Small-subunit ribosomal RNA, central domain from an uncultured prokaryote, 349 nucleotides, folded computationally.

[in-house]
Context: one part of a larger RNA
C1' cells in the first nucleotide's frame, strides 16, 4: 500500500456551522469531454510465447506469426457520467393556521430551611461517636418564642416525562429571542447530502481582575483509630463553590454506537399534534413526530442489536493496524500559568 475493520477486543473527532473537494431527484433537446467500436500510422531489433528450418541431437543459429494490453490522427455510436438549453415536483426550502416545552439572554419578585446578630423565657449541660475526645457552655450555651441581616439552592408537582447540536436546562412574573412539530398543499423549483482546512459553542476543576461569602469544603490545625495513620471517623477551617468580565478547551464530553438517504414481521406503554367514527367517553380507530420495553427475519466471537439496527444497500468525513516504551521525548502551534494539541524512535517482550 492492499485487504479487513471501528457498541464491549485497537479504532466514531465532545458538538454543531461551514470553505475547497467528493457525491447528487424526474423528463427532454443539443454536444460528444469521459465511455465504447472501426480504420490508419506508430509501438526498433533481439528476447519471451506459437509454428517451421539448419548444425547427427541439444544448447545455439535462423524463417514466419503472435504479442507489444500504449500513444496519435480520423470516422462512427450515444445507454451511462460530464457540459449547455428547456421543463417538472416526489428531495429541500418558504408561506397559512395552531399545539407543547427545566431551549437561551436580561430584569424583577417569593416562601421554606441553614447560619449569625438583637431581645424574651429558662438552667446545666450541649455536641459528637463503634466508643470517645478535641470543641461550645454559669461571661448563661443547647432548647424555645419574637425580630433583624445576608448568601446560596429552589421541597412537593416530578414521570425509563419535556426541551436543546452537544455541554446542559427545574420556584414565580415580565420582556427579548432560537429551534422542533402538526395542519393546509398556496409559492420557489434540486436551491440537496457530506465536509479536509477554518472559525464557533463546549461540564467540572483551574487561572487573571474586581466584588460577594449563609451552607459546604481541597489545603491546613486539633481530637480519635492504629504497630504506624501524612487516611477512613469527629471538631474546626482557607482557597473554591456564587456574581461580572476575560482565559483555559479538557472528561467514562457514553448510546463507550459519525452524518444523511432508502428498504425490511409484529406486540405493548408513554409524550405532543391532526383526522374520522359512533356507544359522546378518563372512548375507539387511523396517521405524523418523539421516547421506552419485548420480539421475527437477518446480523454478531458471544453478550446482544433488532423500523430509534449493531439488518440490507448508497454517499461523504473521521479513526485503527501486537503489548510496553508513550499519548511520552524533541520540534511546531496555542496558553498568563497549569497545561492542551500535533506526535516519534532507540530498546524490550
Nucleotide at each position: 500500500c492492499u485487504g479487513g475493520g471501528c457498541g464491549u477486543a485497537a479504532a466514531g473527532c465532545g458538538c454543531g456551522c461551514g470553505u475547497a473537494g467528493g457525491c447528487g431527484g424526474c423528463u427532454u433537446u443539443g454536444u460528444a469531454a469521459g465511455u465504447c467500436g472501426g480504420a490508419u500510422g506508430u509501438g526498433a531489433a533481439a528476447g519471451c510465447c506459437c509454428u517451421g528450418g539448419g548444425c547427427u541431437c541439444a544448447a545455439c543459429c535462423u524463417g514466419g506469426g503472435a504479442a507489444u494490453u500504449g500513444c496519435a490522427u480520423u470516422c462512427g455510436a450515444u445507454a451511462c457520467u460530464g457540459c449547455a438549453g428547456a421543463g417538472c415536483u416526489a428531495g429541500a426550502g418558504u408561506a397559512u393556521g395552531g399545539u407543547a416545552g427545566a431551549g437561551g439572554g436580561a430584569a424583577g419578585u417569593g416562601g421554606a430551611a441553614u447560619u449569625u446578630c438583637c431581645g424574651g423565657u429558662g438552667u446545666a449541660g450541649c455536641g459528637g461517636u463503634g466508643a470517645a475526645a478535641u470543641g461550645c457552655g454559669u461571661a448563661g450555651a443547647u432548647a424555645u418564642c419574637g425580630g433583624a441581616a445576608g448568601g446560596a439552592a429552589c421541597a412537593c408537582c416530578a414521570g425509563u416525562g419535556g426541551c436543546g447540536a452537544a455541554g446542559g436546562c427545574g420556584a414565580c412574573u415580565u420582556u427579548c429571542u432560537g429551534g422542533c412539530u402538526c395542519u393546509u398543499a398556496a409559492c420557489u423549483g434540486a436551491c440537496g447530502c457530506u465536509g479536509a482546512g477554518g472559525a464557533g459553542c463546549g461540564a467540572a476543576a483551574g487561572c487573571g481582575u474586581g466584588g460577594g461569602u449563609a451552607g459546604c469544603a481541597a489545603a491546613c490545625a486539633g481530637g480519635a483509630u492504629u504497630a504506624g495513620a501524612u487516611a477512613c471517623c469527629c471538631u474546626g477551617g482557607u482557597a473554591g463553590u456564587c456574581c461580572a468580565c476575560g482565559c483555559c478547551g479538557u472528561a467514562a464530553a457514553c448510546g463507550a454506537u459519525g452524518a444523511g438517504a432508502a428498504c425490511u414481521a409484529g406486540c405493548u406503554g408513554u409524550u405532543g399534534g391532526u383526522a374520522a367514527g359512533c356507544a359522546u367517553g378518563a372512548c375507539u380507530u387511523a396517521u405524523c413526530a418523539g421516547u421506552a420495553g419485548c420480539g421475527u427475519a437477518g446480523c454478531u466471537a458471544a453478550c446482544g442489536c433488532g423500523c430509534u439496527a449493531a439488518g440490507u444497500u448508497c454517499u461523504c468525513c473521521g479513526c485503527c493496524u501486537g503489548g510496553g516504551g508513550a499519548g511520552u521525548a524533541c520540534g511546531g502551534u496555542c496558553g498568563c500559568a497549569a497545561g492542551a494539541u500535533u506526535a516519534a524512535a532507540a530498546c524490550u517482550c
Annotation:
RNAcentral holds the full RNA, with entries from ENA.